Background:
A computed fold for a 91-nucleotide RNA from an uncultured Anaerolineae bacterium, annotated as c-di-GMP-I riboswitch aptamer. Its mean pLDDT, the model's own confidence on a scale to 100, is 82. It matches the Rfam family "c-di-GMP-I riboswitch aptamer". Its family is annotated with cyclic-di-GMP binding in the Gene Ontology.

């Protein structure tokens, strides 16, 4: 330095629930808890996928609300793929 996580060490994160507290909403964010993680560490650069306030559309004579479609400048890294860093060195 590759590669590898099937062993072992020496750490580490933390699913759902549930309680607060942020948000239109997804969702985040602390505690409490472990479903699981070899990058389940960072980081929205590219795809998936959630959301739909705001804008925009949309029967009715017409306006308005409500419904309903579209949209991402929101979300997501514990969905691929990327980029950067990290332990170990049984094989």
């Nucleotide at each position: 330095u590759u590669c590898g996580a099937u062993a072992a060490a020496a750490a580490g994160c933390a699913a759902a629930a549930c309680c607060a507290g942020c948000c239109a909403a997804a969702g985040c964010u602390g505690g409490u808890g472990a479903c699981g993680c070899a990058a389940a560490a960072u980081c929205a650069a590219g795809g998936a996928u959630c959301u739909a306030a705001a804008g925009c559309g949309u029967a009715g004579a017409g306006a308005a609300a409500a419904g309903c479609g579209c949209c991402a400048g929101g979300a997501c890294a514990g969905c691929c793929u990327g980029a950067u860093u990290a332990u170990c060195g049984a094989a």